[in-house]
RNA sequence: GGAUGGUUAGCUCAGCGGUAGAGCAUCGCCUUCACACGGCGGGGGCCACAGGUUCGAUCCCUGUACCAUCCA
Numbered sequence: 001g002g003a004u005g006g007u008u009a010g011c012u013c014a015g016c017g018g019u020a021g022a023g024c025a026u027c028g029c030c031u032u033c034a035c036a037c038g039g040c041g042g043g044g045g046c047c048a049c050a051g052g053u054u055c056g057a058u059c060c061c062u063g064u065a066c067c068a069u070c071c072a
Base pairs, nucleotide, nucleotide: 001071002070003069004068005067006066007065010024011023012022013021018055026042027041028040029039030038048064049063050062051061052060
């Protein structure tokens, strides 16, 4: 330098046009003599950034940035 895949909650990841979700973590309550485990509930998001298409974009298109793998 080129090719491919990826970027969504603190972490790991789903979702692929029509109101953004799960597990873990975190906070509160219950349970316990206490802790752990378990149960119930809550908070937490510029869907990497900028344009474009569309009635409508996390999702489609283009560019940029970053990460991974491969080729040179």
A computed fold for a 72-nucleotide RNA from Panacagrimonas sp., annotated as transfer RNA. Its Rfam family is "tRNA". By type it is a transfer RNA.